[in-house]
Context: one part of a larger RNA
């Protein structure tokens, strides 16, 4: 390669949308390309097998026969798959009707709190720590009241909550807009899965330009602690954190679990939706659907576990994985303004 694997032992791509391919509902006819059979032609010779022979046996050789994947030719069959035509509707969507959400993007306002300013009150002390100093403060600090400017982030409601493919999403109104759940049961009528490649969206940090800067806060300074402290604690503090634009593309981007489908005991909690019981009307309690937890039978799993939200049973498409170091390194390509990032080896050694 075969073949076995993918939560933890190597391994699911960070996430969509989707090009090619790969696969694909339920009925009917048609074809006969795949598939199955028959007859045939061809399968050189050696070799293989199988009888017989021949060298005293054997190897070894000789004669005969048989077999030969694959191809071609021509009759056949029609279950399956695939083609061509024709129907359905259970798979997929449109529609329609009330409901939910921190789904996105914009404008716009709200109140606490910190820190500056100005002024009023007040006096010596504040801070800060394990104790302490560096620091502030008689130029009036802190404390405490008015008022004012200015920038980030929304206590409570907050949930084991709900949204969204992730990534991530949270004061409040407004516009603009994305996508789901149920319910209807009117309509297309298989239009459907996955997805090599591509193409986009992608936490922080970091780039560029250009604002903005309260608070915190790498770097950096100090003061402390140490044997020593390029740390931990303390007193400052620059980048950045924020904003609009382009960029970079990465993560313990995790549920360390790819997506779809269909099937496999229960038991319990919660969001969201229909319906029924009841009720004047609202709880309640049932029943179905779909989301999210949590125990847990069967079966799986090395074991931990996991268990309708599988890591149970099955089917399709994708990605990966193949000892440890060396390396996610070098070299090439390709991206990228740099930082780097995708792609990826040997040697050599245990």
């Nucleotide at each position: 390669u075969u073949g076995g694997g993918c939560g933890u032992a190597a391994a699911g791509c960070g996430c969509g949308c989707g090009u090619a391919g790969g696969c694909g509902g339920c009925c009917c006819g048609g074809u006969a390309a795949g598939u199955c059979c028959g007859u045939u032609g061809u399968g050189a010779a050696a070799g293989u097998c199988a009888a017989a022979g021949g060298c005293u046996c054997a190897a070894c050789c000789u004669u005969u026969g048989a077999a030969u994947g694959c191809c071609g030719a021509u009759g056949g069959a029609u279950a399956c798959u695939g083609c061509c035509g024709g129907g359905c509707u259970a798979g997929a969507g449109u529609c329609c009707g009330g409901a939910a959400g921190a789904g996105g993007c914009g404008a716009g306002u709200g109140g606490a709190a910190u820190u500056c300013c100005u002024g009023g009150u007040g006096u010596a002390g504040c801070g800060g720590u394990g104790g302490a100093a560096u620091g502030c403060g008689c130029a009036g600090a802190u404390a405490u009241c008015a008022g004012g400017a200015g920038g980030a982030a929304c206590a409570c409601c907050g949930a084991u909550a709900g949204c969204g493919a992730a990534g991530g999403c949270a004061g409040c109104u407004c516009g603009c807009u994305g996508g789901g759940a149920c319910g209807g049961u009117a309509c297309u009528g298989a239009c459907g899965c996955u997805g090599a490649g591509g193409c986009g969206c992608g936490a922080a940090a970091g780039c560029g330009u250009g604002g903005g800067g309260a608070g915190c806060g790498a770097a950096c300074a100090g003061g402390a602690u140490u044997a020593g402290a390029u740390a931990c604690c303390c007193u400052g503090g620059u980048a950045g954190u924020c904003c609009a634009c382009g960029c970079c593309g990465u993560a313990a981007a995790c549920g360390a679990u790819g997506g779809u489908c269909a099937c496999u005991a229960g038991g319990u909690g919660u969001g969201g939706g229909a319906g029924g019981u009841g009720u004047c009307g609202a709880c309640u309690c049932c029943u179905c659907c779909c989301g999210u937890g949590c125990c847990g039978u069967c079966g799986c799993u090395a074991a931990c576990g996991c268990a309708c939200u599988a890591a149970g049973u099955g089917a399709c498409c994708c990605g990966c994985c193949u000892g440890g170091g060396g390396a996610g390194u070098a070299c090439g390509g390709c991206c990228g303004c740099a930082a780097g990032g995708c792609u990826a080896a040997a040697a050599c050694u245990c």

Model confidence (mean pLDDT): 88 of 100. This is a predicted structure of a 350-nucleotide part of an RNA (small-subunit ribosomal RNA, central domain) from an uncultured bacterium. Rfam family: Bacterial small subunit ribosomal RNA.